[in-house]
RNA sequence: UCCGAGAUCGUCUAAUGGUAGGACAGCUGGUUCUGGUCCAGCUAAUUGGGGUUCGAAUCCCUAUCUCGGAA
Numbered sequence: 001u002c003c004g005a006g007a008u009c010g011u012c013u014a015a016u017g018g019u020a021g022g023a024c025a026g027c028u029g030g031u032u033c034u035g036g037u038c039c040a041g042c043u044a045a046u047u048g049g050g051g052u053u054c055g056a057a058u059c060c061c062u063a064u065c066u067c068g069g070a071a
Base pairs, nucleotide, nucleotide: 001070002069003068004067005066006065007064010024011023012022013021018054026042027041028040029039030038047063048062049061050060051059
């Protein structure tokens, strides 16, 4: 330099173009003499910008970053 793959709650991981979900963690409550376990609830995310579309995490362009390959 060129080609390809990827970026989603604090972490890991889902999501035919149609309500962004689950687990762990955190917080609150219940249970317990206390803690843990268990149960219920809550908080929390689509890398930035632009485009297509009635509607974009998803399709297109671009930027940034990460990984792999070629020379």
Predicted 3D model of a 71-nucleotide RNA (transfer RNA) from Candidatus Moranbacteria bacterium CG08_land_8_20_14_0_20_34_16.
The coordinates come from a structure-prediction model, not an experiment, and the mean pLDDT is 80.
Its Rfam family is "tRNA". By type it is a transfer RNA.
The same sequence occurs in records of 3 taxa.
Taxonomically the source falls in Candidatus Moraniibacteriota (Bacteria, Bacteria candidate phyla).